RNA sequence: AUGGAGAGUUUGAUCCUGGCUCAGAGUGAACGCUGGCGGCGUGGUUUAGGCAUGCAAGUCGAGCGAACCUAGAUUGACUUGAGUGGCCGUAAGGCUGCGAGAGUUGGUCUAAGUUAGCGGCGAACGGGUGAGUAAUACGUGGGUAACCUACCUUCGAAACCGGGAUAACACUUGGAAACGGGUGCUAAUACCGGAUAAGACCACAUCACCGCAUGGUGAUGAGAGAAAAGACGGGGAGCCGUAAGGUCCUGUCAUUCGGAGAUGGGCCCGCGUCCUAUCAGCUAGUUGGUGGGGUAAUGGCCUACCAAGGCUUUUGACGGGUAGCUGGACUGAGAGGUCGGUCAGCCACACUGGGACUGAGACACUGCCCAGACUCCUACGGGAGGCUGCAGUCGAGAAACUUUUGCAAUGGGCGAAAGCCUGACAAUGCGACGCCGCGUGAGGGAUGAAGGUGUUCGGAUCGUAAACCUCUGUCAAGAGGGAUGAUGCUUAUUCGGAUCAAUACCCCGAAUAAGUGACAGUACCUUUAAAGGAAGCCACGGCUAACUCCGUGCCAGCAGCCGCGGUAAUACGGAGGUGGCAAGCGUUACUCGGAUUUAUUGGGUGUAAAGGGCGUGUAGGCGGUUGCGUAAGUCGAACGUGAAAUCCCACGGCUUAACCGUGGAACUGCAUUCGAAACUGCGCGACUUGAGUAUGGGAGAGGAAAAUGGAAUUCCCGGUGUAAGGGUGAAAUCUGUGGAUAUCGGGAGGAACACCAGUGGCGAAGGCGAUUUUCUGGCCCAUAACUGACGCUGAGAAGCGAAAGCGUGGGGAGCAAACAGGAUUAGAUACCCUGGUAGUCCACGCUGUAAACGAUGAGCACUAGGUGUUGGUCCUUAUAGGAUCGGUGCCGCAGUUAACACAUUAAGUGCUCCACCUGGGGACUACGAUCGCAAGGUUGAAACCCAAAGGAAUUGACGGGGGCCCGCACAAGCGGUGGAACAUGUGGUUCAAUUCGACGCUACGCGAAGAACCUUACCAAGGUUUGACAUGCUAGUGGUAGUGAACUGAAAGGGGAACGACCCCGCAAGGGGAGCCAGCACAGGUGUUGCAUGGCUGUCGUCAGCUCGUGUCGUGAGAUGUUGGGUUAAGUCCCGCAACGAGCGCAACCCUUAUCUUUAGUUGCUACUCGCAAGAGAGCACACUAGAGAGACUGCCUCCGAUGAGGAGGAGGAAGGCGGGGAUGACGUCAAGUCAGUACGGCCCUUAUACCUUGGGCUACACACGUGUUACAAUGGAGUGUACAGAGAGAUGCAAGUCCGUAAGGCGGAGCCAAUCUCUAAAGCAUUCCCCAGUUCAGAUAGAGGGCUGAAACUCGCCCUCUUGAAGCCGGAAUCGCUAGUAAGCGCGGAUCAGCUACGCCGCACUGAAUACGUUCCCGGGCCUUGUACACACCGCCCGUCAAGCCAACCGAGUCAGCUGCACCCGAAGAUCCGCGUAAGCGGGUCGAAGGUGUGACUGGUAAGGAGGGCUAAGUCGUAACAAGGCAGCCGUACCGGAAGGUGUGGCUGGAUCACCUCCUUU
Repeated sequence: AUGGAGAGUUUGAUCCUGGCUCAGAGUGAACGCUGGCGGCGUGGUUUAGGCAUGCAAGUCGAGCGAACCUAGAUUGACUUGAGUGGCCGUAAGGCUGCGAGAGUUGGUCUAAGUUAGCGGCGAACGGGUGAGUAAUACGUGGGUAACCUACCUUCGAAACCGGGAUAACACUUGGAAACGGGUGCUAAUACCGGAUAAGACCACAUCACCGCAUGGUGAUGAGAGAAAAGACGGGGAGCCGUAAGGUCCUGUCAUUCGGAGAUGGGCCCGCGUCCUAUCAGCUAGUUGGUGGGGUAAUGGCCUACCAAGGCUUUUGACGGGUAGCUGGACUGAGAGGUCGGUCAGCCACACUGGGACUGAGACACUGCCCAGACUCCUACGGGAGGCUGCAGUCGAGAAACUUUUGCAAUGGGCGAAAGCCUGACAAUGCGACGCCGCGUGAGGGAUGAAGGUGUUCGGAUCGUAAACCUCUGUCAAGAGGGAUGAUGCUUAUUCGGAUCAAUACCCCGAAUAAGUGACAGUACCUUUAAAGGAAGCCACGGCUAACUCCGUGCCAGCAGCCGCGGUAAUACGGAGGUGGCAAGCGUUACUCGGAUUUAUUGGGUGUAAAGGGCGUGUAGGCGGUUGCGUAAGUCGAACGUGAAAUCCCACGGCUUAACCGUGGAACUGCAUUCGAAACUGCGCGACUUGAGUAUGGGAGAGGAAAAUGGAAUUCCCGGUGUAAGGGUGAAAUCUGUGGAUAUCGGGAGGAACACCAGUGGCGAAGGCGAUUUUCUGGCCCAUAACUGACGCUGAGAAGCGAAAGCGUGGGGAGCAAACAGGAUUAGAUACCCUGGUAGUCCACGCUGUAAACGAUGAGCACUAGGUGUUGGUCCUUAUAGGAUCGGUGCCGCAGUUAACACAUUAAGUGCUCCACCUGGGGACUACGAUCGCAAGGUUGAAACCCAAAGGAAUUGACGGGGGCCCGCACAAGCGGUGGAACAUGUGGUUCAAUUCGACGCUACGCGAAGAACCUUACCAAGGUUUGACAUGCUAGUGGUAGUGAACUGAAAGGGGAACGACCCCGCAAGGGGAGCCAGCACAGGUGUUGCAUGGCUGUCGUCAGCUCGUGUCGUGAGAUGUUGGGUUAAGUCCCGCAACGAGCGCAACCCUUAUCUUUAGUUGCUACUCGCAAGAGAGCACACUAGAGAGACUGCCUCCGAUGAGGAGGAGGAAGGCGGGGAUGACGUCAAGUCAGUACGGCCCUUAUACCUUGGGCUACACACGUGUUACAAUGGAGUGUACAGAGAGAUGCAAGUCCGUAAGGCGGAGCCAAUCUCUAAAGCAUUCCCCAGUUCAGAUAGAGGGCUGAAACUCGCCCUCUUGAAGCCGGAAUCGCUAGUAAGCGCGGAUCAGCUACGCCGCACUGAAUACGUUCCCGGGCCUUGUACACACCGCCCGUCAAGCCAACCGAGUCAGCUGCACCCGAAGAUCCGCGUAAGCGGGUCGAAGGUGUGACUGGUAAGGAGGGCUAAGUCGUAACAAGGCAGCCGUACCGGAAGGUGUGGCUGGAUCACCUCCUUU
């Protein structure tokens, strides 16, 4: 010190570069599915859009007058009136008094209370929002000697004498209303005058002290301004007063002046704070000064005058865009990046714009005035309003809450206080929006239940999961109890203290008592019952944890990237299962991370993106050795600050946690002071090694100008001379009998300078090449005299800069874009040819780009060598050698690099400075700016599209690349095919059907070694349905199974007389089996998929290859081995070698054939005997047969070769160099062929796609192709005669001899189950005829008659006889086979098979050649090497126009909108100035918001049309590029062309191949 993980995707594979994507965390979120509870938080991000309604700022009666209300006291007036007195009357009754009481209504006083107005304080706080603002803002640190501060605290002093109004109110009056007008009255803590007063302010004078300038502080002297004598309590004496009360004393509050403090602000300064240069110049109050004004205060803040300045250039002014800033939040290992919602600090705003008033404080959210927009009321005259306060509403939007309760707490305003107000706040409601916690049960339980899924049918899985048993009780539900928050505050009483003259009042403290809770009957606690009410979402191809079935069939769909889906999808949809998270889970959007993918930490630039074309040089950056000083950077210490909250640590409080509290740490920063002096900087000195100068030498295509020269091309003149020349792959255009070309002589003119000449020289680069002269730049070497860091790099800037091109004027021989013609070609706007103009050349000017390249910026230092070459110098033993400095090459170590490669001339190791890069395309583009005469150059995006694009190297494949080698591959030969007829197969066509398969070599006389029926799979018609065939189950059957007459039918089939069984047990009865029949499982399928498969096969190819283990090399794919030198038929062998061994192949082992030996002799043979012969006997010698052996191995000799492997020749040998032939086919390729030979997965049909039957078809026929047969004749045909094989086959068979028939064949049957018998030869040879013709060739076709097989010969068999007698006279382009017993010719046999279409196939023998110089070419193959943009591998890849659709951006006549500059017009409120007026006020001027006019700039929308771009399985034209890509390619430029492109000119190698030269390595 606690902190850092990666993966997928470019390729056939690899390493690298490089982008894209994923896994993590987060959110004021939204959407989809789902949803039990609680706590704590949080909730209009969009339209600073509009707002109904209610509330959000009042309070003080202890400032004032007045009014009102209640109670009491007192005093009037009026009404009523129990009762009672007097008088009159006979009486009823009348008249007149007194009068308790009651009611109504006044006055005065006291007490409690209310408030419209005057007045005070507050309303500038609190609450909201983020529009504006890039600095009048914020953050941080300072300054104010340039300032203010109500209420509050403290200190000092004071409160004297007067005055006039005004609201309320009353009367009256205007208006619809809002709101006023007039007259009259009244109060104050309202207002005004005077006195007093300094330490305050102002000006003056003097003095002292201090400071960073202006200046500040203190002291002294003399001049100008204020108060509420107010309010409320208490009080004994004195005084005044009739009294109330006052004076007086005292207390509290309020007041005035001043000092200080605290708090809050104003102004100024340093530093920090987004993008853009396709914004480079901006500015007239602008910069400064003086005077004045203004402010609390500085200041162009304002004004007059003066001066002409000021700001900025890479430290980015001015302009444009975007944005409230911060503490902090998220992320990250950190550095950083992104964000600024909630909480806190600051700012700004309050319908939009302007303005001031009041006040301590505002240019004021719920104040005022004016203008504007909008809404509302209206009597049309005029008025009212401002939710960006809390709720709520409409709108827009993906999207965000109650028109709740309470001032109980905290805080605020007012008040002496009680208290009032407070949508601040405290609570509540709603929303899974977030974080945190809890639950949906726990233990036991295997018949591993049922059911689901799947199955290899055994079982597996969901799964101890459930059921079932035993428990528990959180949450929710019911019942009961029930807080903390109030230890506070208020009131009353009592006590104590303080104050005071005082025991009173007020104040403080304590005790007692009473009162005070919105939340809330909430948290919490107890209890009741019952497992009862509570689980979903996403994923399961890889990344990434988790797999099967069904459906679908490039459809439907999925997808973050890679990618899935075209009939067996772990990728789509459903299901089962599984994985993950969980009251949530996924998706979408955004941020950081991973991404070291902007790299300070921590990247690069030879070829991947990236070094400027080159130097000079300004600013800037960096800078040698040494001494002294300084202290800006740097380092250390201290102090101040860095608000709180947040983060981190510790402890504590809610049951835990989230959350909250307390303390600490931290806040990496800024400022001040003190100190250090190594390094950097700065100042002053010194030095010589960096750099430069000087002197003496040297080399050079360095530059500019002038002059001169010879060779060659062309042209002109003349001579000689004749028919061609020229050109090409071949030609032609062209020139030439008017004399070319050729050749000789003479002349003209322009351009370029052979040899020397060299990875040689010079120059900064571009570039520079005959010779001489003049002028001139740089470089190198030597010397060490001089200067003394003078240096390096270099943004801008100015200069140089190939070729092409442009302008003006010359010049023009050759060459040669364009152009013309001729060829080539499908076309040929090209390559080739003939011509030919600009241009190329010169002078002057412009352009400013190239593959301007070493694809490598400049400088300095360091880090093994070797070997060439060039220029100097030195040494020397002197043509040699050595040392050193400068250049220029190659090889090579360490090191570096992805590799290739670089390697003292670095791409190594370091330092300094500059330039440049950040996926591919769009795009060396658009727009803008700038330069240019133009062409065009420089600078230089975005939308959109893609998941790659790319570098190096590897293995293959390929090349109209190279080398070596082989093969009937070519060549040399022989014979064919292609032409004819026929046969056969295929295509095509036709048909009811012409069944199916096979399609370059490697399909096509192939499957098919036999289609008349059958075969047979096809078609038509007729029939059957457990089936023609197999197995099982259930039930039935006893004259059963089986045979099966008549009848019907084309047959199959139907039909059923008659006959008539078997095995086992059991005495028998009977039972069982087999059989039959019915039903169910199933059979059956030549139906489909050879691209699901096995097996088998073809082909490359009988080619010599293909691999492995270990080791080694390489980061790796891979390499090595296996390459190389020889050799071979061979990766056969030898040698060498970082390889050593091994395997599959090759060879050998096997069969056959060629020679011999031996064994064995029947059916074979015959040297012997007999016989006329057939044959017999005898024998096994020979031949033959078939067993066993031998033999051949470069063994021997000579030569060549490395003394090897091996080769050449020879001898011997039957055979000689694998003797001939066969079998045998490596790893693999072609998704080659076959589901129709068989097998087999999936799918499909099941009274049919199965089965049976008859007939037809596979045999068709304008045509095309393949493979064959027979011929075209005399090397032949025909006749006659005659000779010689091998290998096979034979009982439903081969069949002799004999006889019949012209013959096919028939009759007949000896012999033979085979070395015994039979089938059984032809060409050849001998001889005769034919005589070159469509024939005595050839035999098609056709007629007639026969034969054979077979139920059957019409479609549709073969053979025979006679007759008929077609094409054809050797075959175009092209093409096939064969190298010796081979080709060619000739016949024979066999399989299949009743017969045959066989001329096919497979074998057999007979006769029996020619040729090979050789490897240049064609084809195929092997090895090595090279290039590659190919890897589905050249049948590859790929470019551009055109046509179609879609998309975004550009230009665009215009048009619309926004924003803004300038000029002008008009001009509200207000401020200020001027004039008039006693005043109120009136008039005018200046500034001035909004508005208007004109003209510009910028931004955005839209647009006919235009031009290019991107994308889109199968469109058109060509073939440009990749191989030498078929003309090497590319870069710049110019011209031309449908298009890719072509050509000219200069350049580059990022060009293959061959030769030469040079260099290097080894000896």
Source information
Predicted 3D model of a 1563-nucleotide RNA (small-subunit ribosomal RNA) from a Candidatus Omnitrophota bacterium.